[in-house]
Context: one part of a larger RNA
RNA sequence: GGAUGAACGCUGGCGGCGUGCUUAACACAUGCAAGUCGAACGAACCUUCGGGUUAGUGGCGGACGGGUGAGUAACGCGUGAGAAUCUGCCCUCAGGAGGGGGAUAACGAUUGGAAACGAUCGCUAAUACCCCAUAUGCCUACUGGUGAAACGAAUUUCGCCUGAGGAUGAGCUCGCGUCUGAUUAGCUAGUUGGUGAGGUAAUGGCUCACCAAGGCUUCGAUCAGUAGCUGGUCUGAGAGGAUGAUCAGCCACACUGGGACUGAGACACGGCCCAGACUCCUACGGGAGGCAGCAGUGGGGAAUUUUCCGCAAUGGGCGAAAGCCUGACGGAGCAACGCCGCGUGAGGGACGAAGGCCUCUGGGCUGUAAACCUCUUUUCUCAAGGAAGAAGAUAUGACGGUACUUGAGGAAUAAGCCACGGCUAAUUCCGUGCCAGCAGCCGCGGUAAUACGGGAGUGGCAAGCGUUAUCC
Repeated sequence: GGAUGAACGCUGGCGGCGUGCUUAACACAUGCAAGUCGAACGAACCUUCGGGUUAGUGGCGGACGGGUGAGUAACGCGUGAGAAUCUGCCCUCAGGAGGGGGAUAACGAUUGGAAACGAUCGCUAAUACCCCAUAUGCCUACUGGUGAAACGAAUUUCGCCUGAGGAUGAGCUCGCGUCUGAUUAGCUAGUUGGUGAGGUAAUGGCUCACCAAGGCUUCGAUCAGUAGCUGGUCUGAGAGGAUGAUCAGCCACACUGGGACUGAGACACGGCCCAGACUCCUACGGGAGGCAGCAGUGGGGAAUUUUCCGCAAUGGGCGAAAGCCUGACGGAGCAACGCCGCGUGAGGGACGAAGGCCUCUGGGCUGUAAACCUCUUUUCUCAAGGAAGAAGAUAUGACGGUACUUGAGGAAUAAGCCACGGCUAAUUCCGUGCCAGCAGCCGCGGUAAUACGGGAGUGGCAAGCGUUAUCC
């Protein structure tokens, strides 16, 4: 000098665009953040008899989107290769949907419990479930075995099953790269490899039985500490150094630890089970909860915002659609936290008012500065008009009566902060008297202090200016 998610002190007019718990992955009151489909199904209720509403069964989605960085030194990430895999919805192609059956929720009855939530008996439907048949599929010793569907809804059309291919997404393996410490030198028994089996979508000690005794390591194993990684960001002429907020990609986590279920996909933030800690309810028998979603509260801290508006746009889920949901998102609010832009007036105006300060008492400085004259209206206030953003014929805008335009008024509403001994641009007076104090370094202050405090003046930057912290 540059930089910052900054903080602190003094000061503070406006706009645009960004950014805003870096600390306690501390605890959380309250509200909202994932639903949707009646064109799958029975039923109940309402009805203008057209239809509508809903709890339940069923389907799809709750594996996306959003948050956080605790853990992780690892195939976690980055980059480049690879083979032994799966892939709902979507696209293309080929083929198919024959016959039959038994339940069950809702509902009704009885009943337990304070509640959460149940129990028994009875009835019923389906695109829910099951059986038989069939097959280009799969397995195979080539004999055979196995093995699917919804005459479903509807106005078009949408669905169902099987196979092949694609696309997308995901799992797996390997080469190389990826912090510090040797005051950590040896580490390892499923350990390293083989055979066989199990398991998986799939390779594999992934798991198991048996066999062999291997495997890693001073080119740093093991251990310990620290840490999410990257594109990037800051700095620098570069090489490099530092860093990983916002935005984007990947990973990991969801009160702590463990586990599986469902499913195309999870070992699942707003699902389930168990254990633990904590909080709450209780009729003491038993139950409920998880903000590292958006707001918000307490706490911690030098320090970080509204319990706002809207689904109008973009995107997502469901639906044939109308549409519903969406704290994603779009916006507004708060904060000079940052960057950029604008303003706080412009021209004229004295051998130069007053005041203030200094003085060698002649004067000098403040200073064209003010007053005064002329002008302008960016800003400001008021009034009138008023968008684009809407795609998609009509209609549809949270922002917002916002931006913007026009008119009126009147210089009106708007300047501070730091420094002035040298480094370093900018000096004098008074006070103080090694005191009070200053200070980045050198150093100032003990009676004439350009270094402390105040005044005047000057210099620098400017809606900011200084200080502190950190990086280059």